Record summary:
A computed fold for a 74-nucleotide RNA from a Minisyncoccota bacterium, annotated as transfer RNA. The organism belongs to Minisyncoccota, within Bacteria. The RNAcentral record of the sequence draws on ENA and MGnify. Rfam family: tRNA. The family's RNA type in Rfam is transfer RNA. RNAcentral records the identical sequence in 2 taxa. The coordinates come from a structure-prediction model, not an experiment, and the mean pLDDT is 80.
[in-house]
RNA sequence: GGGCGGUUAGCUCAAUUGGCCAGAGCGUCACAUUGACAUUGUGAAGGUAACAGGUUCGAUCCCUGUACCGCCCA
Numbered sequence: 001g002g003g004c005g006g007u008u009a010g011c012u013c014a015a016u017u018g019g020c021c022a023g024a025g026c027g028u029c030a031c032a033u034u035g036a037c038a039u040u041g042u043g044a045a046g047g048u049a050a051c052a053g054g055u056u057c058g059a060u061c062c063c064u065g066u067a068c069c070g071c072c073c074a
Base pairs, nucleotide, nucleotide: 001073002072003071004070005069006068007067010026011025012024013023019057028044029043030042031041032040050066051065052064053063054062
């Protein structure tokens, strides 16, 4: 330098043939339970979907560019 894949909650990851409130597990916080802790139950907070632009009535999703990570080729 070229090709492919990835980037979504604090962490690990889903889903979305373009519209339906963007989700799960773990973690965090509160409450209940306990003599106390753990476990368990209930609830809550937490996301400009890597960044920018384009297409569209409408983009997390499609297109282009950039950045970063991984693999392969040279």